[in-house]
Context: one part of a larger RNA
């Protein structure tokens, strides 16, 4: 100087407390461990691995296994042979691959040859999701959006170092004020950026419709006030008043205001820590393989199943279930696409097919909600697992192993032990909708979007984790 202490003081955080809803019990989905297997490819392992890499494993993907094949190779550059390229047919085969036959001789031209492409050959080489993340770059997680971590000059100390950065107040903040052997400075904090919330100006189609006509319908004529959309401005700064404070920084309350003290949310992550993660995104040193640890193909596997753990979905019901009728969003996607209307089907879906490169057409039905009928506390008209049969769609292919429809079947489960998690407001809870990936889809995931919409916070004694000062130390 640090680190540590079941030392002390101050302070903060959904840390506790006060509340609300979960997990842990059930069934299923999914990930992991373990076991099994020819293979169950690999990585991630307290917080900070485990619905993670994977924003989509039937083939492909695919790295794994079995079998069948290739060896200058699936891919690159250089040398060389022949033929332009290219297309079609047959045969062996599971395919890859191997073999045979036919068509075809192009364009441009400086007539040497070149460009492009294919085949054969020899060698330099290619290739490796092989190893090492403890050789590395890059990227990322984490402490933590915590308020710290440093430096120049000066000064103190023999020196390691100290001071500044401590003290008195204050703040979300090393934020600011005052004091002080310190005076300055930069990295962080804050602000500058984006979205939302208010108004004005401007613009007015594909949007809107008050008056005005018209109709089945803002459909058409007309209009741009409103809504909305795009752009440009204004607006919030403790500015103002009172109290308080040290006449400071600030704090408390009020006014005005759409918004009040960081307005709400996001992006933004200092010096460093964990020899943290990644050689399987990529790049890369070294080591290793080179008729194989490279490459092609068929089939299988990554989907196994006494079990254990994590994350979720659905429930156990009447604040409900079910059957009719009725209403209200936001944000997105769409041409190898979204696909209205109409017809057929109990339905999934099928047929025909308009418009739309979209404020125009379409996906599209929002659901909780309101309203009427039935159910009357039951393992039930709760719950939907499991299973049988009959279908549909995508696709060479749906058995291993997809999704979906109809009918039948109707398991556990009656609110869950010890323990444990999230959340302070348009939040929790609850209700749907959409995108990405994507032929289809194992999505109950993930990322967005709106609808309805609470309770509680006395407070800091305690648990956990941080920060500052101080103290002890046989630790470094």
């Nucleotide at each position: 100087u640090g680190a540590c202490g079941g030392g002390g003081g101050c302070c903060c955080g959904c840390a506790c407390a006060a509340g609300c809803g979960g997990u842990g019990g059930a069934g299923c989905a999914u990930g992991u461990g373990g076991u099994u297997c020819a293979a169950u490819u690999c990585g991630a392992u307290g917080c900070a691995a485990a619905g993670c890499g994977a924003a989509g494993a039937a083939c492909c993907u695919u790295a794994c296994c079995a079998g069948g094949g290739c060896u200058u190779g699936a891919c690159a550059u250089g040398c060389u042979u022949u033929g332009a390229a290219u297309c079609c047919u047959c045969c062996c085969g599971a395919a890859a691959g191997a073999g045979a036959g036919g068509a075809g001789u192009g364009a441009a031209u400086u007539c040497a040859g070149g460009a492009a492409u294919a085949u054969g050959g020899a060698c330099a080489c290619a290739g490796g999701u092989g190893g090492u993340g403890c050789a590395u770059g890059g990227c990322u997680g984490u402490u933590g959006u915590c308020a710290u971590a440093u430096u120049g000059u000066g000064u103190c100390g023999u020196a390691a170092g100290g001071u500044g950065u401590u003290g008195g107040g204050u703040u979300a903040a090393g934020u600011c004020c005052c004091g002080c052997a310190a005076c300055g400075a930069g990295c962080g904090c804050a602000a500058c950026c984006c979205u939302c919330g208010u108004a004005u100006u401007u613009a007015g189609u594909u949007u809107c419709c008050a008056g005005c006509a018209u109709u089945g319908a803002g459909u058409u004529u007309g209009g741009a006030a409103c809504c909305c959309u795009g752009a440009a401005u204004a607006g919030a700064c403790u500015g103002u008043c009172a109290g308080u404070g040290a006449u400071a920084a600030g704090c408390u309350g009020g006014a005005g205001g759409a918004a009040g003290g960081u307005g709400a949310g996001g992006a933004u992550g200092a010096c460093a820590u964990c020899u943290a993660g990644u050689c399987a995104u990529c790049a890369u040193g070294c080591c290793c393989c080179u008729u194989a640890c490279g490459c092609c193909c068929u089939g299988g596997g990554u989907g196994a199943c006494a079990c254990a753990c994590g994350u979720g979905c659905u429930a156990c019901a009447a604040u409900g279930g079910u059957c009719g009728g009725g209403a209200c969003a936001a944000a997105g996607g769409g041409u190898a696409g979204c696909g209205a209307c109409c017809c057929c089907a109990u339905g999934a879906g099928g047929g025909c097919a308009a418009u739309c490169u979209a404020a125009c057409c379409u996906c599209a039905a929002a659901a909780a909600c309101c309203u009427g009928g039935c159910c009357u506390c039951a393992g039930u008209u709760c719950g939907g697992a499991u299973u049988a049969c009959a279908g549909g769609c995508u696709g060479c292919c749906a058995c291993u192993c997809a999704c979906u429809u109809g009918c039948a079947u109707g398991a556990a489960g009656c609110c869950a032990g010890a323990a444990u998690c999230g959340c302070u407001a348009g939040u929790a809870a609850u209700c749907g909708c959409u995108a990405g990936u994507c032929a289809u889809c194992c999505a109950u995931a993930c990322a967005g979007u709106g609808g309805u919409g609470a309770a509680u916070u006395c407070g800091u004694u305690c648990c956990c984790g941080a920060g500052c000062c101080u103290u002890g130390u046989a630790c470094a």